[in-house]
This is a predicted structure of an 86-nucleotide RNA (Glycine riboswitch aptamer). The prediction has a mean pLDDT of 76.
RNA sequence: GAGGUCUUUGGAGAAUCCCGUAACAAAACGGGUGCCGAAGGUGCAAGGCGACAGCCGAAUCUCUCAGGCAAAAGGACAAAGCUUUU
Numbered sequence: 001g002a003g004g005u006c007u008u009u010g011g012a013g014a015a016u017c018c019c020g021u022a023a024c025a026a027a028a029c030g031g032g033u034g035c036c037g038a039a040g041g042u043g044c045a046a047g048g049c050g051a052c053a054g055c056c057g058a059a060u061c062u063c064u065c066a067g068g069c070a071a072a073a074g075g076a077c078a079a080a081g082c083u084u085u086u
Stems, first nucleotide, its partner, number of pairs: 001086004006081005015033001017032005034069003040065001041063001043061001047056003
């Protein structure tokens, strides 16, 4: 200097929307509308390969499938520590 696991700390966006079930009341269950991108997943530029059909191919970009839209939890990523390899 590089890779991996774990721990700690920080960590954004977007309806505490509407209807029904139930009910003391719901954040639970079922449905609807509007939104968000930073778990995961989809798509590809340069470039490369090719049998010239196509294929490979990055991101916080893109899609919004999944997930999310009070708090909590989760959270890409960042810092420190631990550990391992070279």